Description: Predicted 3D model of an 88-nucleotide RNA (c-di-GMP-I-GGC riboswitch aptamer) from a Gammaproteobacteria bacterium. The prediction has a mean pLDDT of 87. Its Rfam family is "c-di-GMP-I-GGC riboswitch aptamer". Rfam links the family to the GO term cyclic-di-GMP binding. NCBI's taxonomy places the organism under Bacteria, Pseudomonadati, Pseudomonadota, Gammaproteobacteria.
RNA sequence: CUCGAUAAGGGCAUACCCGCCGAAAGACGGGGACGCAAAGCCACCGAUCUAAGGGACGAGGGGUCCUAUGAUGGCGGGGUUACCGAAG
Numbered sequence: 001c002u003c004g005a006u007a008a009g010g011g012c013a014u015a016c017c018c019g020c021c022g023a024a025a026g027a028c029g030g031g032g033a034c035g036c037a038a039a040g041c042c043a044c045c046g047a048u049c050u051a052a053g054g055g056a057c058g059a060g061g062g063g064u065c066c067u068a069u070g071a072u073g074g075c076g077g078g079g080u081u082a083c084c085g086a087a088g
Base pairs, nucleotide, nucleotide: 002088003085004084011036012035016031017030018029019028021026034074040080041079042078044077045076046075047072048071049070053067054066055065056064057063
């Protein structure tokens, strides 16, 4: 450097519940553990979710559709930093 033990010491926290913010997706705090060797960090690329605002259709309203500037880092890639050290 690569790699990742039935190693050691630790770390994170799914679903769900409560609170709270949000139009929503979802975030945050507490409880809780499905899992995780970067499940630390960064929306750069792809993907996915949402559609408030804007736009299209419509006489208008309801409604339907498009749209990220919103979101997911626990979807993949990429970037970046890092604990431990068996075997290879």